This is a predicted complex of two RNAs, RNase P RNA and transfer RNA, with 462 nucleotides together. Its mean pLDDT, the model's own confidence on a scale to 100, is 75. It holds a member of the Rfam family "Bacterial RNase P class A". It is annotated as a ribozyme.
C1' cells in the first nucleotide's frame, strides 16, 4: 500500500440586507390590529404507516370460554414491542464476520405434477438365481426366490466393507449413520458419554391444524370548554278564538255547518286535537374561537453495575409548536465537485453547478425503505520492506 | 388520521386444493380475390410490478418495496 468485514458519526460553515412564525417586554390603539427591543424555529430518516406503548373516549366491569389476529430455540432487557443484547443450534465464508418464520409431521385431515414398475400401512420394468418342459443350443414357456446392480424421479425404507447364500437380503459381524432408558455439565436452549435396539419413524405446517403465548374497540378530525346569525324544541306574557243560532249579568255553555292533522276497516259512522300574531327567557347543536399541545420513557457531562442490551446515581440544560399550514429570498467569503487555463508541480487564477435523500401536523420507544459527499475507531486475509 | 383493491401478451380480461401461463381483439406471413374489406390456415407473443425467502417446483403461499385507484369520519 492493495482487497475486505464490523461498529460509530457527519451530513455545508461565517457574515450581510430584506422577509414568515411563536414566546416575552414597553409603547400606540379606531379594540381589528400596529410598531420597536430581545430570544427560539425541522430529521436522521421528520418518509412508509409496518409492529409496540402514552394520552383519550366508547364499551364490558371479577376470573374466564368462543371466534379472529398475531408470534414462536433459550436467558436477559424494556413501559411494552413481531424490537434490542448475550448464548445454543443450522447453513455459508481462507478469515475478520454474515444469514435463519429456528416450537409439533407416532393428535388428524390433506398434497407430493411429469418421469417411472412403484410416491406412502412401498414396489418388481431391466436384471440375477433355482427347478420343470421345449430347443434350430442363440435361448424360449411356465412355477418359485431376490431386491444386489441398471434404469426413473426433488425424494426410491440406513452407509462402507467382510463374511454368508442357489441368488441375495442387517441375515450375522466390524466402523459410521440412527434411534436410546439412564448418567455428567448448564438457570435453560443445549453439549458430552451411553447399556441396549438390527434399522422401525420419507417431505411439506410462509397447506388446514394442534401446542404455548399475547391481544375490549376506536383514534387528536381522539376529546373537553365558549359559543353567534337562520332554523327548529320549551316555558311565560299579550292580543285574537271560523260561520250561524239559542241560553245566560258574565266567565262560558248548548245545537247545526264548513276547515285541516291523527285514530280507525276503502268509504261511510265515530272518536280525539289543532287553530293566528307578537315579545322576554331557556336549552340542546352548527359556524367560529379556546384546551388538548410539548419538562419529556427528554437532551449533554461524568460516574457505578453489568460480557453487552440496559439500569442507578450526581451535575448541567430548556430545545418549533404552525394549523391549507412558518422555517424563505439574495449578496459577500471559505469548503466541496466539474471544466478551461498557467506552473518553478507545492499550487495560482477563471467560469460553472446551488451543492444527497428529503420537510414537522398529538407525542415516544423500534423496524424498514431513500441518501451526493466525507470522517473516526476496531478487526480480517494478501503483498513489500525492516 | 383510519383503511380497502388492482398490477399477467401491443390493448381488455381469465388462471384455487403450488405441477411449468391461456382467450379475445391487434400483428406477421401464407392462401382466397382483378385489388380492398371480410373469410380460411399458420406463428410471435410473456422479466406473471421490482426484491428477497418457503418449497423439489411459485402467477398462485409469505415478507418487505414500488406505482395507480377508490372509499370512511360532520348531522339526522
Nucleotide at each position: 500500500c492493495c482487497a475486505g468485514a464490523c461498529g460509530g458519526c457527519c451530513g455545508g460553515g461565517c457574515g450581510g440586507u430584506c422577509g414568515c412564525u411563536c414566546c416575552c417586554g414597553c409603547c400606540c390603539c379606531c379594540a381589528g390590529g400596529g410598531g420597536c427591543g430581545g430570544g427560539g424555529g425541522a430529521g436522521g430518516a421528520a418518509a412508509g404507516u409496518c409492529c409496540g406503548g402514552g394520552c383519550u373516549c366508547c364499551a364490558c366491569u371479577a376470573c374466564g370460554a368462543c371466534a379472529u389476529g398475531g408470534c414462536g430455540g433459550c436467558g436477559g432487557g424494556u413501559a411494552a414491542c413481531g424490537c434490542c443484547c448475550g448464548c445454543c443450534g443450522g447453513g455459508g465464508g481462507c478469515g475478520a464476520c454474515c444469514c435463519c418464520a429456528g416450537g409439533g409431521a407416532c393428535a388428524g385431515c390433506g398434497c407430493c405434477a411429469c418421469a417411472g414398475a412403484g410416491a406412502g400401512c412401498a414396489g418388481a420394468c431391466c436384471g440375477c438365481c433355482c427347478c420343470g418342459g421345449c430347443u434350430g443350443c442363440g435361448g424360449c414357456c411356465g412355477g418359485g426366490g431376490c431386491a444386489a446392480g441398471g434404469g426413473u424421479g426433488a425424494a426410491a425404507g440406513g452407509g462402507u466393507g467382510c463374511g454368508g447364500u442357489a441368488a441375495g437380503a442387517g441375515c450375522g459381524c466390524a466402523c459410521c449413520g440412527c434411534g436410546g432408558a439412564c448418567c455428567c455439565a448448564g438457570c435453560a436452549a443445549u453439549g458430552g458419554g451411553g447399556a441396549c435396539g438390527g434399522c422401525a419413524c420419507g417431505g411439506c405446517a410462509a397447506g388446514c391444524c394442534c401446542c404455548g403465548c399475547c391481544a375490549g374497540g376506536a383514534g387528536c378530525a381522539a376529546g373537553a370548554c365558549c359559543g353567534a346569525a337562520u332554523a327548529g324544541g320549551g316555558a311565560c306574557c299579550u292580543c285574537g278564538c271560523g260561520c250561524c243560532g239559542g241560553a245566560g249579568c258574565g266567565a262560558u255553555c248548548c245545537g247545526g255547518c264548513a276547515g285541516g292533522a291523527c285514530u280507525g276497516u276503502c268509504g261511510c259512522a265515530g272518536g280525539u286535537c289543532c287553530a293566528g300574531a307578537g315579545g322576554u327567557c331557556c336549552g340542546g347543536g352548527u359556524a367560529g374561537g379556546u384546551c388538548g399541545c410539548g419538562a419529556g420513557a427528554a437532551c449533554c457531562g461524568u460516574u457505578c453495575a453489568g460480557c453487552a442490551a440496559u439500569g442507578g446515581g450526581c451535575g448541567g440544560u430548556c430545545c418549533a409548536g404552525a394549523g391549507g399550514a412558518a422555517u424563505g429570498a439574495u449578496c459577500g467569503c471559505c469548503g466541496c465537485g466539474c471544466c478551461c487555463g498557467c506552473u518553478c508541480c507545492g499550487g495560482c487564477g477563471g467560469g460553472c453547478g446551488g451543492c444527497a435523500c428529503a420537510g414537522a401536523a398529538c407525542c415516544c420507544g423500534g423496524c424498514u425503505u431513500a441518501c451526493a459527499g466525507g470522517c473516526c475507531g476496531u478487526c480480517u486475509g494478501g503483498u513489500u520492506u525492516c | 388520521u383510519c383503511c380497502c383493491c388492482g398490477a399477467u401478451a401491443g390493448c381488455u380480461c381469465g388462471g384455487u386444493u403450488g405441477g411449468u401461463a391461456g382467450a379475445g381483439c391487434a400483428g406477421u406471413c401464407g392462401g382466397c380475390u382483378g385489388u380492398u374489406a371480410a373469410c380460411c390456415g399458420a406463428c410471435u407473443u410473456g422479466u406473471c410490478g421490482c426484491a428477497g425467502g418457503u418449497u423439489c417446483g411459485a402467477g398462485u403461499c409469505c415478507u418487505g418495496c414500488u406505482c395507480g385507484g377508490g372509499g370512511a369520519g360532520c348531522c339526522a